[in-house]
RNA sequence: ACUACCAACCGAGCUAUCGUGGCGCCAAAAGCGUCAAGGAAAGUCCGGACAGCAAAGGGCAAUGCACCGGUUAACGGCCGGGUCUCGCUUUAUGCGAGAACAGAUAGUGCCACAGAAAAUUACUUUCCCGCUUUGGCGGGAUAAAGGUGAAAACGUGAGGUAAGAGCUCACGGCGGUUAUUGGUAACAAUAGCUGGGGGUAAACCUUGCAUGCUGUAAUGCUACAUAGGCAAGCGUUUGAAGGCGGCCCGCCUGAGCUUGCGGGUAGGCAGCAACAUCGUUGCAGUAAUGCAGCGGGCAGAUAAAUGAUAGUUUAGAAACAGAAUCCGGCUUAUGAGUUGGUAGUUAUU
Repeated sequence: ACUACCAACCGAGCUAUCGUGGCGCCAAAAGCGUCAAGGAAAGUCCGGACAGCAAAGGGCAAUGCACCGGUUAACGGCCGGGUCUCGCUUUAUGCGAGAACAGAUAGUGCCACAGAAAAUUACUUUCCCGCUUUGGCGGGAUAAAGGUGAAAACGUGAGGUAAGAGCUCACGGCGGUUAUUGGUAACAAUAGCUGGGGGUAAACCUUGCAUGCUGUAAUGCUACAUAGGCAAGCGUUUGAAGGCGGCCCGCCUGAGCUUGCGGGUAGGCAGCAACAUCGUUGCAGUAAUGCAGCGGGCAGAUAAAUGAUAGUUUAGAAACAGAAUCCGGCUUAUGAGUUGGUAGUUAUU
């Protein structure tokens, strides 16, 4: 210098002309001023703010989370640490990545095929006894060696035995547990005691913690209009309907409720953008983040506005894409460029 991968940042600004919507000035209009679509506005996956559900609860079921600490309005998010696993190479407790990270000694299941057998099973081999036509057959013992398999009853060595086996011993490893030291803690190190099929809980399950629901078409106010119509069923203290996820108990309110036929109306305002808000400086903290000072106001449409043309600036200006109650996250899509990291190639010193 080039190439590839990963991560972060950015997603445009200015000038002129014309046009659209909100707000302000104006009695009104014209006119003037000012503002105007994203980093994901997407997905609707989480968490909330806000609104409604009169006032009281209890239980079951259901759903979610699951190492420790911190942060936050809250979260299944974020930050830091621990343990385990994987990759790289400089083999250093180096660099990077991931974890659906409580429990398999509460219980019930499952582990295809192969293999004798996936749990107390015996195919070959080994050992003992008997028979024998010396080819082998029958009975017993064993799980050390071999075979099958992802996995075969913790591993290695020695002793012991008819041959063998944690049968015994030594060392080690895994699980549980006690003590000491370090750490807020998860944990780590050391020393003892104890136990033995393995895996699987994104199988059922167990343990601990948490949890009301619906949703801006929520909800509140208001204008106009009508037929407060007709019929049937249930009910009126022997209590229907109702009390906004499901069921049960309890409690409360209660004279209407449901179905069918028929008639009238469907407009406006609020909610609606000043907020867990933005920028910057300082302090605290490993960080996420918090506190304080100073400064700023940056869309509110309602069939749906936020645009078009020309030039120019920048390293670059294109892709993915279009606000509809709002905010904090997560996930997915994305052009060119800049910055950083890793690896490779080439050239020079």
The RNA shown here (Bacterial RNase P class A) has 349 nucleotides and comes from a Bacteroidota bacterium. It was read from a public genome assembly, where an Rfam model found it. It matches the Rfam family "Bacterial RNase P class A". Its family is annotated with tRNA processing, ribonuclease P activity and dimeric ribonuclease P complex in the Gene Ontology. The source organism's lineage runs through Bacteria, Pseudomonadati and Bacteroidota. Of the family's consensus pairs, 95% are formed in the model. The prediction has a mean pLDDT of 75.